This is a predicted structure of a 73-nucleotide RNA (transfer RNA) from a Clostridia bacterium. Lineage of the source: Bacteria > Bacillati > Bacillota > Clostridia. It was read from a public genome assembly. Its Rfam family is "tRNA". The family's RNA type in Rfam is transfer RNA.
RNA sequence: GGACGUGUAGCACAAUGGUUGGUGCGACGGACUCAUAACCCGUUGGUUGCAGGUUCAAGUCCUGUCACGUCCA
Numbered sequence: 001g002g003a004c005g006u007g008u009a010g011c012a013c014a015a016u017g018g019u020u021g022g023u024g025c026g027a028c029g030g031a032c033u034c035a036u037a038a039c040c041c042g043u044u045g046g047u048u049g050c051a052g053g054u055u056c057a058a059g060u061c062c063u064g065u066c067a068c069g070u071c072c073a
Stems, first nucleotide, its partner, number of pairs: 001072007010025004018056001026044005049065005
C1' cells in the first nucleotide's frame, strides 16, 4: 500500500428497514440475615466510532473517514 471483517450502556452481547434500542454482568437502593455472601424486588444507565447520503422511516442500506483484528504484498 491492497482485500476482508468488526465497532451498540462501565463490560460481554442482542435487535427482519417499521416507530420508547433490549438481555446478562456491573453500579446504586430495598427486602432477607445477628452480620456478610447467595437468592429476590426495584432503580440507574446509549450522540448505535465519526461525518454525509438514500428512504415516509436507518443501529440496519450506500459513500467517505477513524480505530482495531485477520490475510496479501